[in-house]
RNA sequence: UGCCGGGUCGUCUAAUGGUAGGACAGCGGGUUUUGGGCCCGUUAAUCUAGGUUCGAGUCCUAGCCCGGCAG
Numbered sequence: 001u002g003c004c005g006g007g008u009c010g011u012c013u014a015a016u017g018g019u020a021g022g023a024c025a026g027c028g029g030g031u032u033u034u035g036g037g038c039c040c041g042u043u044a045a046u047c048u049a050g051g052u053u054c055g056a057g058u059c060c061u062a063g064c065c066c067g068g069c070a071g
Base pairs, nucleotide, nucleotide: 001070002069003068004067005066006065007064010024011023012022013021018054026042027041028040029039030038031037047063048062049061050060051059
């Protein structure tokens, strides 16, 4: 430098173009003598900038970052 793949809550992982969900973790509460466990509630995310569309995490373009292959 070229080609290919990937980027979603703190972490992991879903989401036919139509309300961004789940688990763990965190926080609050219940239960318990305390802790753990269990139960209830709750906070929290689409890499960036454009485009297409009534509507984009998803489709298109450019960029950034990570990984692989080639030179």